[in-house]
Context: one part of a larger RNA
RNA sequence: AACGAACGCUGGCGGCAUGCUUAACACAUGCAAGUCGAACGAAGGCCCAUCUUCGGAUGGUUACCUUAGUGGCGGACGGGUGAGUAACGCGUGGGAAUCUACCUAGCAGUACGGAAUAACCCUGGGAAACUGGGGCUAAUACCGUAUACGCCCUUCGGGGGAAAGAUUUAUCGCUGCUGGAUGAGCCCGCGUCGGAUUAGCUUGUUGGUGAGGUAACGGCUCACCAAGGCUACGAUCGGUAGCUGGUCUGAGAGGAUGAUCAGCCACACUGGGACUGAGACACGGCCCAGACUCCUACGGGAGGCAGCAGUGGGGAAUAUUGGACAAUGGGCGCAAGCCUGAUCCAGCCAUGCCGCGUGAGUGAUGAAGGCCUUAGGGUUGUAAAGCUCUUUUGGACGCAUAUUUUUUGACGGUACCUUUAGAAGAAGCACCGGCUAACUCCGUGCCAGCAGCCGCGGUAAUACGGAGGGUGCAAGCGUUAAUC
Numbered sequence: 001a002a003c004g005a006a007c008g009c010u011g012g013c014g015g016c017a018u019g020c021u022u023a024a025c026a027c028a029u030g031c032a033a034g035u036c037g038a039a040c041g042a043a044g045g046c047c048c049a050u051c052u053u054c055g056g057a058u059g060g061u062u063a064c065c066u067u068a069g070u071g072g073c074g075g076a077c078g079g080g081u082g083a084g085u086a087a088c089g090c091g092u093g094g095g096a097a098u099c100u101a102c103c104u105a106g107c108a109g110u111a112c113g114g115a116a117u118a119a120c121c122c123u124g125g126g127a128a129a130c131u132g133g134g135g136c137u138a139a140u141a142c143c144g145u146a147u148a149c150g151c152c153c154u155u156c157g158g159g160g161g162a163a164a165g166a167u168u169u170a171u172c173g174c175u176g177c178u179g180g181a182u183g184a185g186c187c188c189g190c191g192u193c194g195g196a197u198u199a200g201c202u203u204g205u206u207g208g209u210g211a212g213g214u215a216a217c218g219g220c221u222c223a224c225c226a227a228g229g230c231u232a233c234g235a236u237c238g239g240u241a242g243c244u245g246g247u248c249u250g251a252g253a254g255g256a257u258g259a260u261c262a263g264c265c266a267c268a269c270u271g272g273g274a275c276u277g278a279g280a281c282a283c284g285g286c287c288c289a290g291a292c293u294c295c296u297a298c299g300g301g302a303g304g305c306a307g308c309a310g311u312g313g314g315g316a317a318u319a320u321u322g323g324a325c326a327a328u329g330g331g332c333g334c335a336a337g338c339c340u341g342a343u344c345c346a347g348c349c350a351u352g353c354c355g356c357g358u359g360a361g362u363g364a365u366g367a368a369g370g371c372c373u374u375a376g377g378g379u380u381g382u383a384a385a386g387c388u389c390u391u392u393u394g395g396a397c398g399c400a401u402a403u404u405u406u407u408u409g410a411c412g413g414u415a416c417c418u419u420u421a422g423a424a425g426a427a428g429c430a431c432c433g434g435c436u437a438a439c440u441c442c443g444u445g446c447c448a449g450c451a452g453c454c455g456c457g458g459u460a461a462u463a464c465g466g467a468g469g470g471u472g473c474a475a476g477c478g479u480u481a482a483u484c
Stems, first nucleotide, its partner, number of pairs: 001483001005480005012356006019348001020314001025312003029309003034073003039070002042067004047060005080267003089192007098184002103180008111145004120135006151160003165172002193239001195237001200230003205227008242264004246257004269290005292303004320346001322345003328342001329340004359389004369380004393425001395420002398417001428473005433454003439468005449456002
């Protein structure tokens, strides 16, 4: 100098920031990812008509509302954490053998058919979670045929491959292909902690041929062949660690560090696996195994806060089970809109930085009191009182405004403005032997104690404890830890 700090004493206000560094320990409860009726069938409500025993029943339905289900898109983003990782993980600069939903530019299409299935009805099993059988039905769900400029395969003869409709009639879609944009995957050069009290390591190992696999190159995988590959310029092994832009310090070089913000990576109770999909081997998806917790009718089931709050525990130590989608952004939707603990705000904490205040002027009898004293006085000290003022902040009341405009403000009746009473409610902490700014008295008597270093204390202690006075900072001041 600095801090994501803690502790002790003290504490008026505001603005802006920050806030589990420890147990990647375990989690009660609520919320954190939905949306579309302009893809689809249905049920209910509302409404209308008829009948009515006034309970209701039947029929209709264009529009409206609600819903579980089929279907589409999104749940791969956003948010959290840093366990693992010494690695093409990250940083930087290059590269070629790739994919890319939504968006965008262009070209060409959107024809004809079919069989099911959930919902629903009937019925069965189960404590539950859930699940079996039979029957009915729709679609932008599924399948076939046709067509194919360009597309894919090819032995260059040929072969293969698509679509979906909806409605308010103006749009929104759908299929194939070629580009773009964005995003992602892959490869390489260089850089990236310390240990030799770790010296040898390696068999898919190193290379080749062929095949498989992938969106794609490749021992990525496999068969065969060769015997290679790395290493004292530190391989291998074991330790530690997410990396960077940055941050702190320093004149710089450097050293230390990687909270908040931003980029990348990895992880989601522990380990493994794939499915779906443009994209995952998927935090709030699935399956298996394990540990733990819960329910159970003992047969069997359910769960995963390293999302936001919150709880227990650990710890020197770190906040509310708050408000709103008004703004910014995201998902879905033609839209209206819905969802959004992202976000914007509010709450708590002197945790930090910055600003303001705790009054201003005048006032000598140099008051009283305190302390010291050579007893004359000195000092506290213009300090107080008194007089004259002011009102930041705090208290109380009140309250607008021009212009524009299609609407919208959680924050918030907040900020701000005006009026009003009244110096009123607002100062502490550490130190005073030298380093180091600041001195006397009393008590104690190598005791009690102090101490960062030197060192103080054994009867006159400026060093211990108290008091008066002083010095330094100030809503803070000191101490401790780690860093330069």

Small-subunit ribosomal RNA, 5' domain from an uncultured prokaryote, 484 nucleotides, folded computationally. The coordinates come from a structure-prediction model, not an experiment, and the mean pLDDT is 82.